[in-house]
RNA sequence: UCCACUAAAACGCUGAAUCUAUCAAGAGCGGGGGAACCAUUUUCGAUAGCAUUUGCUAUCUUGGGGUGAAUCCUUAUGGUAGGGCGACUCUUACCGCCCGAAUCCGACAGCUAACCUCGCAAGCGUUGAUAAGAGAGUGA
Numbered sequence: 001u002c003c004a005c006u007a008a009a010a011c012g013c014u015g016a017a018u019c020u021a022u023c024a025a026g027a028g029c030g031g032g033g034g035a036a037c038c039a040u041u042u043u044c045g046a047u048a049g050c051a052u053u054u055g056c057u058a059u060c061u062u063g064g065g066g067u068g069a070a071u072c073c074u075u076a077u078g079g080u081a082g083g084g085c086g087a088c089u090c091u092u093a094c095c096g097c098c099c100g101a102a103u104c105c106g107a108c109a110g111c112u113a114a115c116c117u118c119g120c121a122a123g124c125g126u127u128g129a130u131a132a133g134a135g136a137g138u139g140a
Stems, first nucleotide, its partner, number of pairs: 011125004018027003028120006038110001045060006063108001064105004072079002082099005088135006094128001
């Protein structure tokens, strides 16, 4: 001097998942259910128990639905709708690198004012000092 690894702090990234306060909680951000109007007319599940009219309860998931960028094609490989990062912020363009999952509800939910209700986790470590434009801040 270079490379790799580990630890702490700072900083930063995905994400709604932050801030304040300390008895309680509040602010803010995000999700679900839920009228009229409008839209739709695509039904129907399986097992067990109770009760005997046909219902109720429990379990399951192939139907349906929710959160999410995560959808679709393919035997596989692979590709793809879509999404993210490249350090002052935003927009656009180019270039480069990635993701394109998982999970929940349990036969059931369109939109939806009032109203009701839920979450504020988890996981990580990028660097192009690119170009144009609009801003912010600092220094001289």
c-di-AMP riboswitch aptamer (ydaO/yuaA leader) from Metabacillus lacus, 140 nucleotides, folded computationally. The coordinates come from a structure-prediction model, not an experiment, and the mean pLDDT is 79. Rfam family: c-di-AMP riboswitch aptamer (ydaO/yuaA leader). Gene Ontology terms of the family: regulation of gene expression and cyclic-di-AMP binding. Taxonomically the source falls in Metabacillus (Bacteria, Bacillati, Caryophanales, Bacillaceae).